A computed fold for a 73-nucleotide RNA from Loktanella atrilutea, annotated as Glycine riboswitch aptamer. Taxonomically the source falls in Loktanella (Bacteria, Pseudomonadota, Alphaproteobacteria, Roseobacteraceae). It was read from a public genome assembly, where an Rfam model found it. Its Rfam family is "Glycine riboswitch aptamer". Rfam links the family to the GO term glycine biosynthetic process. The model forms 90% of the base pairs in the Rfam consensus.

[in-house]
RNA sequence: GUGCAGGAGAGUCCGGGUCCGCCCGGCGCCGAAGGAGCAACCCCCCGGAAACUCUCAGGCAAAAGGACUGCAC
Numbered sequence: 001g002u003g004c005a006g007g008a009g010a011g012u013c014c015g016g017g018u019c020c021g022c023c024c025g026g027c028g029c030c031g032a033a034g035g036a037g038c039a040a041c042c043c044c045c046c047g048g049a050a051a052c053u054c055u056c057a058g059g060c061a062a063a064a065g066g067a068c069u070g071c072a073c
Base pairs, nucleotide, nucleotide: 001073002072003071004070005069006068011027013026014025015024016023017022028060029059030058034056035054036053037052041048042047
């Protein structure tokens, strides 16, 4: 890397529109794609850097997605 299995959190909120698939606006919220910051540590200049912090992106019924874990190649 590929295949298989597992895999969390938070709105089925309010208003409007609608071709009934969704779309627009508002308020609230989540942390586990991605992104940014930072502790310890490495280095001791720069820089790197967590499952911590932020929430830009993303997400908040189900489905999908999903860091990560296990097995096989």